This is a predicted complex of two RNAs, RNase P RNA and transfer RNA, with 407 nucleotides together.
């Protein structure tokens, strides 16, 4: 000096005028305070809360999936393993099991889970018969890989390395790792039935209480009925079912796994403990114009019960690293 | 605001234990038939399987993530 990793902030700012939603005063005119997001969005997961269902049992279904911690909980975060990528800093990864058992593997090839087209060799005059799997050829994939010996030719048929796959024995809480020994039994494919472990009742706030307060229609007719919201054993009922109209106020509605800032344990996620703030809540739905002015010229985008991740859109500014490279200079 | 489903040709639907060139009516274009049309026959053409990524030799199919688009939901008593 150039190209990068990581990580995190803001995302219009002042001033004036008008409006708007919401709470408090105010007898009224009104004053005063508050008033979208990092994603409020997708609605893709996990809980708060409601309201149904729930004697027991059993089968399906659904979902997660390396190992240990976090957490109220997760398919989430952290910190490892092990694999891929990158010179590197560093980033990715639906990563349990085809050696449980079943399918499947189209074409092409001779043969797709077990072979013998081409070839090698030996017998023989050939026909043909015996041996072999090393090299040819088909494919994504063809009985492990190089190399030496050995052989008629050849082969894990010896044997060294090298990778599986089990047995031990070593550190490690484990995921695995290092060693060492045995053999040469080993195709993909589980985001294909499946198997293992472990989780899971439905339904969403338009759930739903509370107040005030009604009406009309239709079907079944004592069991061949009706319900138990996937079914079944099996329980339970005596009147149930079922449509439609009108009302539609108040509560659920926002103060909590809440923000921040200091300290403490902790690699970390995260807990703990002082201290400070109160941070939209509507119901045709508020958060909005217009002027001045300053930049670097304003991006994706608007709450509807709530909170924790995910994922997905975002113009551009800006910070920090005792992170890295590659060049030049000391 | 919540839930749930679809998406294959100009249209309306087929296609599933993944697999050879993705069909099929309907249209449409060319030819035959007629004097001419239509009707009938014979023929052809149409497609990034909504869009992207990722499992698998191999994806319309199996996964995810994102687009458009229908649909059902206003309580209580």
């Nucleotide at each position: 000096u150039g190209a990068g990793g990581c990580a995190g902030a803001c995302g219009g700012g002042c001033g004036g005028c008008c409006g708007c939603g919401u709470g408090c005063c105010g007898a009224g005119a009104g004053g005063c305070a508050u008033g979208a997001g990092g994603a409020a969005a997708g609605u893709c997961c996990g809980a708060g809360c409601a309201c149904c269902g729930c004697a027991g049992g059993g089968c399906a279904g659904g979902g997660u999936g390396c190992c240990a911690g976090c957490u109220a909980a997760c398919g989430g975060c952290u910190g490892g393993u092990g694999g891929a990528g990158g010179c590197g800093a560093c980033u990715c990864c639906a990563a349990g099991g085809c050696a449980a058992g079943u399918g499947c593997a189209a074409c092409a090839g001779a043969g797709a889970g077990a072979u013998a087209c081409c070839g090698c060799c030996g017998a023989g005059c050939a026909a043909u018969c015996g041996g072999c799997a090393a090299g040819g050829g088909u494919g994504g994939a063809a009985a492990g890989g190089u190399g030496c010996g050995g052989u008629a030719a050849g082969a894990g048929c010896g044997c060294a390395c090298c990778g599986g796959c089990g047995g031990c024995c070593u550190g490690g809480c484990g995921a695995c790792u290092g060693g060492u020994c045995c053999g040469u039994c080993c195709u993909g494919u589980a985001a294909a039935c499946c198997c293992c472990a472990c989780c899971u009742g439905g339904u969403g706030c338009a759930a739903g209480a509370u107040a005030a307060c009604c009406g009309g229609g239709g079907g079944c007719a004592u069991a061949u009925g009706a319900g138990c919201g996937g079914c079944c054993c099996g329980c339970u009922c005596c009147g149930u079912c079922c449509c439609c109209g009108a009302c539609c106020a108040u509560c659920g509605c926002u103060a909590c796994a809440g923000c921040g800032g200091c300290c403490u344990g902790g690699c970390g996620a995260c807990c703990g403990g002082c201290c400070g703030c109160g941070c939209a809540g509507a119901u045709a739905g508020a958060u909005g114009g217009c002027c001045g002015u300053c930049c670097a010229a304003g991006a994706c985008a608007g709450a509807a019960c709530u909170c924790g991740g995910c994922u997905u859109a975002c113009a551009g500014u800006c910070u920090g690293c005792g992170c890295u490279c590659a060049u030049c200079c000391c | 605001g919540g839930c749930g489903g679809u998406a294959u040709a100009g249209c309306u639907c087929a296609g599933u234990u993944g697999g050879c060139u993705a069909g099929a009516g309907c249209a449409a274009c060319c030819g035959g038939u007629u004097c001419a049309u239509a009707c009938c026959c014979g023929g052809u053409u149409u497609g990034u399987c909504g869009u992207u990524g990722g499992u698998u030799c191999a994806a319309a199919u199996c996964c995810g993530a994102c687009u458009a688009c229908c649909g059902c939901u206003a309580c209580c008593a």
Source information: It holds a member of the Rfam family "Bacterial RNase P class A". The family's RNA type in Rfam is ribozyme.